[in-house]
Predicted 3D model of a 476-nucleotide part of an RNA (small-subunit ribosomal RNA, 3' major domain) from a Bacteroidota bacterium. Model confidence (mean pLDDT): 82 of 100. It matches the Rfam family "Bacterial small subunit ribosomal RNA". The source organism's lineage runs through Bacteria, Pseudomonadati and Bacteroidota.
Context: one part of a larger RNA
RNA sequence: UGACGGGGGCCCGCACAAGCGGAGGAGCAUGUGGUUUAAUUCGAUGAUACGCGAGGAACCUUACCUGGGCUAGAACGUAGGAUGAUCGUGCCGGAAACGGCAUUUCUCUUCGGAGCAUCCUACGAGGUGCUGCAUGGUUGUCGUCAGCUCGUGCCGUGAGGUGUCGGGUUAAGUCCCAUAACGAGCGCAACCCCUAUCUUUAGUUGCCAUCAGGUCAUGCUGGGGACUCUAGAGAAACUGCCUACGCAAGUAGUGAGGAAGGUGGGGAUGACGUCAAAUCAGCACGGCCCUUACGUCCAGGGCUACACACGUGCUACAAUGGCCGGUACAAUGGGUCGCUACCUGGUGACAGGAUGCUAAUCUCAAAAACCGGUCUCAGUUCGGAUCGAAGUCUGCAACUCGACUUCGUGAAGUUGGAUUCGCUAGUAAUCGGAUAUCAGCAAUGAUCCGGUGAAUACGUUCCCGGGCCUUGUACA
Numbered sequence: 001u002g003a004c005g006g007g008g009g010c011c012c013g014c015a016c017a018a019g020c021g022g023a024g025g026a027g028c029a030u031g032u033g034g035u036u037u038a039a040u041u042c043g044a045u046g047a048u049a050c051g052c053g054a055g056g057a058a059c060c061u062u063a064c065c066u067g068g069g070c071u072a073g074a075a076c077g078u079a080g081g082a083u084g085a086u087c088g089u090g091c092c093g094g095a096a097a098c099g100g101c102a103u104u105u106c107u108c109u110u111c112g113g114a115g116c117a118u119c120c121u122a123c124g125a126g127g128u129g130c131u132g133c134a135u136g137g138u139u140g141u142c143g144u145c146a147g148c149u150c151g152u153g154c155c156g157u158g159a160g161g162u163g164u165c166g167g168g169u170u171a172a173g174u175c176c177c178a179u180a181a182c183g184a185g186c187g188c189a190a191c192c193c194c195u196a197u198c199u200u201u202a203g204u205u206g207c208c209a210u211c212a213g214g215u216c217a218u219g220c221u222g223g224g225g226a227c228u229c230u231a232g233a234g235a236a237a238c239u240g241c242c243u244a245c246g247c248a249a250g251u252a253g254u255g256a257g258g259a260a261g262g263u264g265g266g267g268a269u270g271a272c273g274u275c276a277a278a279u280c281a282g283c284a285c286g287g288c289c290c291u292u293a294c295g296u297c298c299a300g301g302g303c304u305a306c307a308c309a310c311g312u313g314c315u316a317c318a319a320u321g322g323c324c325g326g327u328a329c330a331a332u333g334g335g336u337c338g339c340u341a342c343c344u345g346g347u348g349a350c351a352g353g354a355u356g357c358u359a360a361u362c363u364c365a366a367a368a369a370c371c372g373g374u375c376u377c378a379g380u381u382c383g384g385a386u387c388g389a390a391g392u393c394u395g396c397a398a399c400u401c402g403a404c405u406u407c408g409u410g411a412a413g414u415u416g417g418a419u420u421c422g423c424u425a426g427u428a429a430u431c432g433g434a435u436a437u438c439a440g441c442a443a444u445g446a447u448c449c450g451g452u453g454a455a456u457a458c459g460u461u462c463c464c465g466g467g468c469c470u471u472g473u474a475c476a
Stems, first nucleotide, its partner, number of pairs: 001476002003473003007470007015460002019423005026315008034306002042053002064301007076124009088103006106115003126290002129288003135284002137279003140275001142273001147186006153162003166177003192267004197235007207224002211222003238261001241255001242253004317416001321375006333364003338357002342353004382413001387408007429452007
């Protein structure tokens, strides 16, 4: 100087407390361990691995296994040479890759050649093989915590200290005062984006108050720019004003005004560093290793196994509910190999027609809520696992191993031990919707979007983590 302390002081955080809802019990989905296997490819492992890489494993992917092939190779470049073909098509063997046979016989030309393709030769190949403890780049975490440093000066023999401490204050090393320190940098804050209010500009594909026309009905049409909205430009919030306290910084107020008040709400943004943290399988790269194989092509299988254990979720155990009928209201996004109105068929998944839309124009397209009826506390009209049968769709192909539909079947489960997780407001809870990936889908996942919409916080004694000061130490 640090680190540590079941030392002290001050302070903060959904850290506790106060609340609400879960997990831990059940069934299923998914990931992991283990076991099994020819293979169950590899990585990730307290917090910071375990619905993680994977934003989509039937083939492909695919790296694994079994078997069958190739060896300058599956791809590409350069140089030289050969051929005028090669590809394609047909037949045979074969699971295919591949092998064999037959057939076909390039273009331009100044006739020198050039282009193109295949083959051969040479040089470069190739490796998801190892090392993340050789590395770059990227990322997690402490932590959006308030810290981490430097120049000059001063103090100290020196390591080093001071500044950065003290008194206040703040979300903040934020600011003020004091001060052997005076300044500065990286962080904080602000500048950026979205959102909440208003003004203005512009009105199409959006809107419809007024006027007119028209329809069973509908901004449907003429028209209009008022309103909503869209998307550009501006305004607006600064403790600016008032009161109280204070030297100041600032704090308090059911203060005023205001759409918004003290960081208005949310996002992006992550200092010096820590964990030899993660990644050589995104990519790049040093070294090592393989080179008729650890490279590469193909078929089939596996990654989907299953006495078990754990994590994360979904669905429930019901009446604030289930079922039936009626009826209303979003936002974000996507769409031409696509989204599909509408009609017809089918109980249905869907099929057959047909129309609009390269989209503020057409379309995908709401549910909970609300109204009425029924069930009356039961393993039930709860719950839906499992299994049987019949189908639909995608796709060369649904056996291993897809999703969905209909009929039947109708398991566990009556609120879950110790323990444990999330959340402070448009939040939790609850309800549906969209998208990426994608032929299809194992999505209950991820990322977003809107609808309905709470309770509680006395407080900081205690648990956990963190910051500052101080103290002890046989630790570095």